[in-house]
Context: one part of a larger RNA
């Protein structure tokens, strides 16, 4: 010079677009951050309005709503943070011994019983959390029959396994008026292939210390067994005694790693915020269980700290989510707004739910962009400031005269972020149907947090808008005063003991500019 996730001083007008706990992975008050299906199922209130009342009360409508419960699918995604980790990690490039929900795409089935269990009712026990016993009940929960290979074991003879409904429509036929039949769409089983996603195995790469020289005993190989979704001492039980190490093992410090930033001509050096892939974590430690997937941030069980309720028997909690407090620090924001838009769970859909996200608010943090008026204007006014007293200079500068109105204001118009979804016909697809469903087109009609959006006209009047460092030399810029090795300055040479361009102020001047300086760190 260049840079910064900066900070601190003095100033500070506006708009865009970025960033914003780098320090205690420290402790957390409140609120919210994951639900959703009623087209899987079984119960089901009140409040309030009407009516009737033998004033006790009961009826309708509220309404098959709210509401918990079974069941399913979903909390493993997304978000946060970087403690640990020097290689069970990342990056590059290969690899066989695998799994894999939803989602494509083929093939093939979906017959015919059963028994509980929730909720509910009803007894009990507790201070609460909760728990217990009794009785009733549905299901796409739950078990058995049948049926089944191209699945899976095999001694190749065989022998094993499976499923559930649930909506919409409908001409004949049948009916116990429920339906059954038929059809269509969505689930359901089994099965092979894909796909996306994940495990796993190899090789090279990946800080510093040798004032760390040896290190290992499931260690290193084998053979059996067990285990895993799957190779493998992954475990185990015997057998051998092996493996690693100056080409740096082993210890010890430090550290998340990568695309990529920031520097540089470049080679390199230094970083690893934001964005993007991986990894780890989730109060400290260990642990499994559900499940296509976890050993699971807002699940489960143990233990420990800590905090809270207690009736003292015994309970509950985890902000490294998103605001938001308290410590800590030189420092780092609102307890907002909305699902409109992309996304994302659930759903047949409408729709809900989403602190993911899209907007607002805060801070000059940093980048770009404007603005702080334009022209004229010599009596070179007043005033400062210097003087050699004649004057010089602040200086067209101001003042006055003409204009302009960007941006702030204030009124008023007004895009784009919107794309459907759902309605009406049409035309094709299924189908026995011209029902239902569904594709496509064509019409209609509605959905915006931002939002007093952008943007455009109007209106007023220069009106509302400059500082900050610095002027011995490096370094662009001088002069006087005050002080007198005192006060003080200072990056580096150094200034200052009486004429100081180096210190303090004034004038003038020189650099930058909504920002200057400084400190701090980097090349």
């Nucleotide at each position: 010079g260049a840079u910064u996730g900066a900070a601190c001083g003095c100033u500070g007008g506006c708009g865009g677009c970025a960033u914003g706990c780098c320090u205690u992975a420290u402790a957390c008050a409140u609120g919210c951050a994951a639900g959703u299906c009623g087209a899987a199922c079984g119960c089901g209130a009140a409040c309030g309005u009407u009516c009737c009342u033998u004033c006790g009360g009961g009826a309708a409508c509220u309404a098959g709503u709210a509401g918990a419960g079974u069941g399913g699918c979903g909390g493993a995604c997304g978000g946060g943070u970087g403690a640990g980790u020097a290689a069970u990690g990342c990056g590059u490039a290969g690899g066989a011994a695998u799994c894999u929900g939803c989602c494509c795409u083929a093939a093939a089935g979906u017959g015919g019983g059963g028994g509980a269990c929730a909720a509910c009712c009803u007894g009990a026990g507790g201070a609460a959390a909760c728990u217990c016993g009794g009785g009733c009940u549905a299901a796409u929960a739950c078990c058995g029959c049948a049926u089944a290979a191209u699945c899976u074991c095999u001694u190749c003879g065989g022998a094993g396994u499976a499923a559930a409904g649930c909506a919409g429509g409908g001409g004949a036929c049948c009916u116990u008026c429920g339906g059954g039949c038929c059809u269509u769409g969505c689930g359901c089983u089994u099965u092979a292939g894909g796909a996306u996603g994940a495990g796993c195995c190899u090789a090279c790469g990946u800080c510093a210390g040798a004032u760390u020289a040896g290190c290992u005993u499931g260690u290193u190989g084998g053979u059996g067994a067990g285990g895993u979704a799957a190779a493998a001492g992954c475990u185990c039980a015997c057998c051998a005694a092996g493996g690693c190490g100056a080409c740096g093992a082993u210890c010890u410090g430090u550290a998340g790693c990568u695309g990529g930033u920031c520097u540089g001509a470049g080679a390199g050096g230094a970083c690893g915020a934001u964005c993007a892939g991986c990894c780890a974590c989730a109060u400290u430690g260990g642990g499994a269980c559900u499940g296509a997937g976890a050993c699971a941030c807002g699940g489960c069980c143990c233990a420990g700290a800590c905090u809270c309720c207690u009736a003292c028997g015994g309970g509950a909690g985890g902000c490294a989510g998103c605001a938001g407090u308290a410590g800590g620090g030189a420092a780092u924001a609102u307890u907002g707004g909305a699902c409109a838009a992309u996304g994302g769970g659930c759903g047949a859909a409408a729709g809900c739910c989403u602190g993911a996200u899209c907007c607002a608010g805060c801070a000059a943090u940093g980048c770009c962009g404007c603005g702080u008026g334009u022209g004229u204007g010599a009596a070179g006014a007043a005033g400062g400031c210097c003087u050699a007293c004649g004057g010089g200079u602040c200086g067209u500068a101001a003042a006055g005269c003409a204009c302009u109105u960007u941006c702030a204001g204030u009124a008023g118009g007004g895009a784009g972020g919107a794309a459907a979804a759902g309605c009406u016909c049409a035309a094709g697809g299924u189908u026995a149907a011209u029902a239902c469903c569904u594709u496509u087109g064509a019409g209609u009609a509605u959905u915006g947090a931002c939002g007093u959006u952008a943007c455009c006209u109007a209106c007023a009047g220069a009106a509302g808008a400059a500082g900050c460092a610095c002027c011995g030399g490096c370094u662009a810029a001088c002069u006087c005063u005050g002080u007198g090795c005192c006060a003080g300055c200072a990056g580096c040479c150094g200034c200052g003991g009486u004429a100081a361009u180096a210190c303090a102020g004034a004038g003038g001047g020189u650099g930058c500019a909504a920002g200057c300086g400084u400190u701090a760190a980097u090349c």